SAM riboswitch aptamer (S box leader) from Aneurinibacillus migulanus, 108 nucleotides, folded computationally.
RNA sequence: UUCUUAUCGAGAGAGGUGGAGGGAACUGGUCCGAUGAAACUUCAGCAACCGAGGGCGAAUGCCUGUACGGUGCUACUUCCAGCAGGCGUAUUAUUUGAGAGAUAAGAA
Numbered sequence: 001u002u003c004u005u006a007u008c009g010a011g012a013g014a015g016g017u018g019g020a021g022g023g024a025a026c027u028g029g030u031c032c033g034a035u036g037a038a039a040c041u042u043c044a045g046c047a048a049c050c051g052a053g054g055g056c057g058a059a060u061g062c063c064u065g066u067a068c069g070g071u072g073c074u075a076c077u078u079c080c081a082g083c084a085g086g087c088g089u090a091u092u093a094u095u096u097g098a099g100a101g102a103u104a105a106g107a108a
Stems, first nucleotide, its partner, number of pairs: 001108008013043005021032003026082004044074003049070003053064004078100001083097004
C1' cells in the first nucleotide's frame, strides 16, 4: 500500500513548546481558533478491538470480569450534505442504502 471482517448517535482534558490555521481530500454549508489553530510533548482520563487472566466446550469457539501488555481515542453524529432510493404535488424536512473515510484484527 491492497484485500477481508467488525464497529462508528455512547464515553473521556489540563499543562508546556509553538504561532495561524483547523474539523481526512474536493465543492457547498456550518462550526472551532490571538481568551492561541495545526504539530510536538508531559501528565491525566475514556473505551474495551487484540493479547494475557477466569469459566465452559471434543474443537473452530462461546461467555465473563479486569485494565497488566499492544493499539486507539478525549469540540460538534465520521460536524452536515454531495450518489441512488423510500416518504412527500413540490420545497423544506425525514428516512434507508451505497460510496468515501477512521479504528481494530487478520491476510497478501
The RNAcentral record of the sequence draws on Rfam and Ribocentre.
The organism belongs to Aneurinibacillus, within Bacteria.